[in-house]
RNA sequence: UUCUUCAGGGUUGGGUGCGAUUCCCUACUGGCGGUAUAGUCCGCGACCCCAAGAGUGAUCUCUUGGGCUGACUCGGUGUAACUCCGGGACCAACAGUACAGUCUGGAUGAAAGAAGAA
Numbered sequence: 001u002u003c004u005u006c007a008g009g010g011u012u013g014g015g016u017g018c019g020a021u022u023c024c025c026u027a028c029u030g031g032c033g034g035u036a037u038a039g040u041c042c043g044c045g046a047c048c049c050c051a052a053g054a055g056u057g058a059u060c061u062c063u064u065g066g067g068c069u070g071a072c073u074c075g076g077u078g079u080a081a082c083u084c085c086g087g088g089a090c091c092a093a094c095a096g097u098a099c100a101g102u103c104u105g106g107a108u109g110a111a112a113g114a115a116g117a118a
Stems, first nucleotide, its partner, number of pairs: 001118006013025003027102002029092002031044004039090002048067008072088005094105003
């Protein structure tokens, strides 16, 4: 450098209601790289927005660049931990629908990246 494969989890039980896995109580989940082991640190990806370029009949698709992008504290151990142990908190794109981190959909997609082959 080229190719191949892989690459996101989760609504239990109850209440109200004509209707809610969406509201209320409770329950449950945690992508990738770095660093003393991290959903909350640093960085990245995904979603969404803008611009330029290419293809197209096209409002569609692709490429590149830019933007946007949630949430933590206390105690303990230790050379070192916002990462471990203990306590108490908090957060989670867009579209649909009775208001959704967990349902359905774009997505049998894309991708940070991981592994392998030449």
Molecule: FMN riboswitch aptamer (RFN element)
Organism: uncultured Acetatifactor sp.